The RNA shown here (transfer RNA) has 73 nucleotides and comes from Povalibacter uvarum. It matches the Rfam family "tRNA". The RNAcentral record of the sequence draws on Rfam.
RNA sequence: GUCCGCUUAGCUCAGCUGGUAGAGCACUCGACCGAUAAUCGAGAGGUCUCUGGUUCGAACCCAGAAGUGGACA
Numbered sequence: 001g002u003c004c005g006c007u008u009a010g011c012u013c014a015g016c017u018g019g020u021a022g023a024g025c026a027c028u029c030g031a032c033c034g035a036u037a038a039u040c041g042a043g044a045g046g047u048c049u050c051u052g053g054u055u056c057g058a059a060c061c062c063a064g065a066a067g068u069g070g071a072c073a
Base pairs, nucleotide, nucleotide: 001072002071003070004069005068006067007066010025011024012023013022019056027043028042029041030040031039049065050064051063052062053061
C1' cells in the first nucleotide's frame, strides 16, 4: 500500500426478513444460615465506535471516518 473481518452493559457475547435492545458472569439489595460460601428472588447499568444519508421508523440498509485483528505485498 491492497483486501477481508470485528466494534452492542464493567467483562464475554446474542439480537431471525428494519418496528424503540437481551443473556451469562460481575455489581447492589433482600431471603436462606449461628456466620460465610453456595443457592434463590429482586434491582441498577447501554448516546448499539463516530458523522452524514435512505426510510413513517435504523444496532440492522448506504457512504465516509476512527479503533482493532488478520491475509497478501